[in-house]
Molecule: transfer RNA
Organism: Barnesiella intestinihominis
RNA sequence: CAAUAGCUCAGUUGGUAGAGCAUUUCAUUCGUAACGAAAAGGUCCCGGGUUCGAGUCCCGGUCG
Numbered sequence: 001c002a003a004u005a006g007c008u009c010a011g012u013u014g015g016u017a018g019a020g021c022a023u024u025u026c027a028u029u030c031g032u033a034a035c036g037a038a039a040a041g042g043u044c045c046c047g048g049g050u051u052c053g054a055g056u057c058c059c060g061g062u063c064g
Base pairs, nucleotide, nucleotide: 001064003062006021007020008019009018015052023039024038025037026036045061046060047059048058049057
């Protein structure tokens, strides 16, 4: 310094957690792929603290 969806990564001043890829469904096609539409998917590494409210701030720990 990093740890956030299966993977790669965003997340602003603390205020309803997101994108791409992948997956599933639909549409399209004689069929497949591609393209198009939609859906599902989260203990934000773990344990505490502060706060009305923490992915975000503070302390400790784990892993790289």